[in-house]
RNA sequence: AAAUAGAAAAGGCACACCCGUUGAAAAACGGGGUCGCAAAGCUAUAGGGGCUACAGCGCAUCGAAAUGCGUCAAGCCAGCCAGUUGCCGAA
Numbered sequence: 001a002a003a004u005a006g007a008a009a010a011g012g013c014a015c016a017c018c019c020g021u022u023g024a025a026a027a028a029c030g031g032g033g034u035c036g037c038a039a040a041g042c043u044a045u046a047g048g049g050g051c052u053a054c055a056g057c058g059c060a061u062c063g064a065a066a067u068g069c070g071u072c073a074a075g076c077c078a079g080c081c082a083g084u085u086g087c088c089g090a091a
Base pairs, nucleotide, nucleotide: 006088012037013036017032018031019030020029021028022027035079041084042083043082047081048080049077050076051075056071057070058069059068060067
């Protein structure tokens, strides 16, 4: 010096929940909040996995409408795994 690991210090992020906004929804953004996190930084068709289904398609209901069920993402989730970059510098 580097790697592995994760003490200390300086800090960082912000689960659930509440309020507002956007969206059909999943969810996102802003404010509050602080469960936790050594990456809870970044990366979403083109690594895996999960969530939603407005619309489309199929089916059911005598027919239409309405409704319901199924299917479907290049929509959404990175605080599921993963990839990638990084602060400090004890044992």